[in-house]
RNA sequence: CCGUGCUAGACGGGGAGGUAGCGGUGCCCUGAACCUGCAAUCCGCUAGAGCAGGGUUGAAUUCCUGCCCCCGGCCCUUAGUCUUUCAGGGUCUGCUCCUGGCAAGUGGUGAUGAGUUCCUGGUCCUGUGCGGCGCAUGGCUAUGAACCCCGUCAGAUCCGGAAGGAAGCAGCGGUAAGUGGUACUUUGCGGGUGCCAUGGGAGCGCUGGGAAUGAGCAAACUGCCCGGAUAACGCUUGGGAGACAGGGUCAAAGGCAGGUGCACGG
Repeated sequence: CCGUGCUAGACGGGGAGGUAGCGGUGCCCUGAACCUGCAAUCCGCUAGAGCAGGGUUGAAUUCCUGCCCCCGGCCCUUAGUCUUUCAGGGUCUGCUCCUGGCAAGUGGUGAUGAGUUCCUGGUCCUGUGCGGCGCAUGGCUAUGAACCCCGUCAGAUCCGGAAGGAAGCAGCGGUAAGUGGUACUUUGCGGGUGCCAUGGGAGCGCUGGGAAUGAGCAAACUGCCCGGAUAACGCUUGGGAGACAGGGUCAAAGGCAGGUGCACGG
């Protein structure tokens, strides 16, 4: 150096989760990779950490170690940036609303007199008179009693010897209570009563008129300031979720380098 037969090893690995820990079953990544049985309030094991049975390959493309690269997962950011959601706040700036102030701008008003001051009346309160209206009463008028109201009482009735007398229905006339009307008129009362008259008061706001003075007044809109309300939004505080960015950790596949046993024969 070549050949033959073996053995260790290999025939997938990783992440999160779970576990005292390890591996597996289930999820995800990688990517192609023997078979059968077991297993999530689970199965098997204990640092030599799946177990049991069978099969293939085998000292190298395949096994072992280190490095590079990096799929993917996980963790962190305590003031990273942004988006979104929930709860709160009312400090700030704004939105919306309210009160007060200023008068720079716009508009209005003012020598056909602003603003201010004074006088007088009205508006307000309380009396009185008069009127009107309403009600009642009085007056007037009409009607108004089978008998138990009045007068006159035909007829009829009664008393009487007679003269004469008595009571009295109907009718006629009148009247009381009552009922109706009323241009009248007396009295009393009342009010959501009056372009009415008049006395007193209060008030100084508004308003009609008059007088004096003589240039501003006013604050609708914009603007500015003080204060208040509201909390949908902006803002802000806290929690959650996501994206991006940064840091850390594990790390598949892939690449590179190194390492790896025994026996026999030539």